[in-house]
The prediction has a mean pLDDT of 89. Large-subunit ribosomal RNA, domain IV from a Caldilineales bacterium, 353 nucleotides, folded computationally. Taxonomically the source falls in Caldilineales (Bacteria, Bacillati, Chloroflexota, Caldilineae). The sequence was found in a public genome assembly.
Context: one part of a larger RNA
């Protein structure tokens, strides 16, 4: 010295990223419990008291209950209820230890934010969570041979179901609520005009050569090579509609009888210029803003302000009781976590064999 365990003066978080670990709390009766709240809840909230033995005494009582007794509708009745047998407080008084749930077991607690409403579920072997799912809400497709999905297909699944049903999206209990923009991409409708494939169409060209020409070249048929216009869906252009579709939601410059500040005014570009509520936030760079609160002292934490680098309304927006081995600050108990080590046990290492 290492690991597991035990005890520790004073002090009690000073230790640490961080009370991590350990202490501490811990049962049973009775007392008695707060904001809040979805009235269930919170709650074993919180904080308290009692707990052994012995005697009175198996007491008071309660439960079962022959047998007796009562009553009549005579029944395998119904009442009452001793014996028997079974549970069994409270109270007095007494007694013994430091100590009576005398050992085991066996919740530490209260304030306060932030996430997620809740049991759940997940990285099998570093992550259990504010992820995921969740009921609810909500947009869309689907009329059954049904969308869809698996599968060259046959067939299956949806589903022995039928819009209160099935599939896909978002969002996430509840509560108050969810604004403006359809310019652009998506969907969706719409057919008038442009555009536009194969096909159809075949003007008109070229190759060939019977045949004409003295020749230079002309050339029927036919055969082949090309091949204008015309007619030719859907899409697309085009015109409407749509945000719980994808998405977006402005700049500058003046101005009020102190200063400041700017309800108000000009002007520019936008489709449109962020409503409501929250805000230095799991989002704030400047930042330890800045005021207040807690502390002797607080980059953390809580309440304001609002100048939002760079919240914001179902990629929800703000609250929310209950829930949480989630995160974060305080604070009581409580302790070898620490001042700052001491000592014991039991087993390693160590040394003999």
């Nucleotide at each position: 010295c290492c690991c597991u365990c035990g005890u520790u003066a004073a002090g009690g978080a000073a230790c640490u990223a961080g009370g991590c670990a350990a202490a501490a709390u811990g049962a049973g009766u009775c007392c008695g419990u707060a904001a809040c709240u979805u009235c269930g809840g919170g709650a074993g909230a919180a904080g308290g008291a009692c707990u052994g033995c012995c005697a009175c005494g198996g007491u008071a009582g309660g439960g079962u209950g022959a047998a007796a007794c009562g009553g009549c509708u005579u029944g395998c009745c119904c009442g009452c209820g001793u014996a028997g047998c079974c549970c069994g407080a409270g109270g007095u008084g007494g007694u013994c230890g430091c100590a009576g749930u005398g050992a085991a077991a066996u919740g530490g607690c209260c304030c306060u934010g932030c996430c997620g409403a809740c049991u759940g579920u997940u990285u099998a072997a570093c992550a259990a969570a504010a992820c995921c799912a969740c009921a609810g809400g909500u947009c869309u497709c689907u009329g059954c041979a049904a969308a869809c999905u698996c599968g060259a297909a046959a067939g299956a699944g949806g589903a022995u179901g039928u819009a209160u049903a099935g599939g896909g999206g978002c969002u996430g209990a509840c509560g108050c609520c969810u604004g403006c923009c359809c310019a652009g991409u998506g969907c969706c409708g719409g057919a008038a005009g442009g555009u536009u494939a194969a096909g159809g169409g075949g003007a008109g060209g070229g190759g060939u050569u019977a045949g004409c020409g003295c020749a230079a070249g002309c050339g029927a048929a036919g055969c082949u090579c090309u091949g204008a216009a015309c007619c030719g869906a859907a899409g697309c252009c085009c015109c409407g509609g749509u945000g719980a579709a994808c998405g977006g939601c402005g700049g500058c410059c003046g101005u009020a009888a102190c200063u400041a500040u700017a309800a108000c005014g000009g002007u520019c570009c936008u489709a449109a210029g962020g409503u409501a509520g929250c805000g230095a936030a799991a989002u704030u760079c400047c930042u330890u803003g800045u005021c207040g609160g807690g502390u002797a002292a607080g980059u953390u934490c809580c309440g304001a302000c609002c100048c939002g680098c760079a919240c914001g309304a179902a990629u929800g927006g703000c609250g929310u009781a209950a829930c949480g081995a989630g995160c974060g600050g305080g604070g009581c108990a409580c302790u070898g976590u620490c001042u700052c080590a001491a000592c014991g046990a039991g087993g390693g290492a160590c040394c003999c064999g």